[in-house]
RNA sequence: UCUGAAAAAGGCAAACCAACUGCGAAGUUGGGACGCAAAGCCGUGGGUCUUCAGUAGUGAAGAUUGCCAGGUUGCCAAAU
Numbered sequence: 001u002c003u004g005a006a007a008a009a010g011g012c013a014a015a016c017c018a019a020c021u022g023c024g025a026a027g028u029u030g031g032g033a034c035g036c037a038a039a040g041c042c043g044u045g046g047g048u049c050u051u052c053a054g055u056a057g058u059g060a061a062g063a064u065u066g067c068c069a070g071g072u073u074g075c076c077a078a079a080u
Stems, first nucleotide, its partner, number of pairs: 001079001003077002011036002016031006034066001040072003044069003047064007
């Protein structure tokens, strides 16, 4: 650098439940594991969702990184 999760050490935590926050999408904490080789981080480009305005086209502000890409950092092992 690249490939991979066979081994080893580990890590994260879906749905659901409780509490709290938010107009809402949703988020946080605890429990819980569907799964994940970046399911670490970043709203950069799309997508989806929410709120407000509008007759509408649409615009603005948000959410989602476990939707797809991209950027960036990293454990172990094989190969170069």
The RNA shown here (c-di-GMP-I-GGC riboswitch aptamer) has 80 nucleotides and comes from Candidatus Kuenenia hertensis. Rfam family: c-di-GMP-I-GGC riboswitch aptamer. Gene Ontology term of the family: cyclic-di-GMP binding.